[in-house]
Molecule: transfer RNA
Organism: Cafeteria roenbergensis
RNA sequence: GCGUAUCUAGUUUAGUGGUAGAAUGAUGCCCUUCCAAGGCAUCGACCAGGGUUCGAUUCCCUGGAUACGCA
Repeated sequence: GCGUAUCUAGUUUAGUGGUAGAAUGAUGCCCUUCCAAGGCAUCGACCAGGGUUCGAUUCCCUGGAUACGCA
């Protein structure tokens, strides 16, 4: 330099045109003599920009980051 793949809560991930779900985490409450475990509630995310579309996390383009391969 060229090509391929992947980017979603603090972390791990599901979803693939119509409201973004779970686990874990954090906070509070319940339970407990206390702790742990358990239960309930709350908080927290679609890499950036543009295009297509009535509607984009999803499809397309450009860029960024990461991984792999070729030279």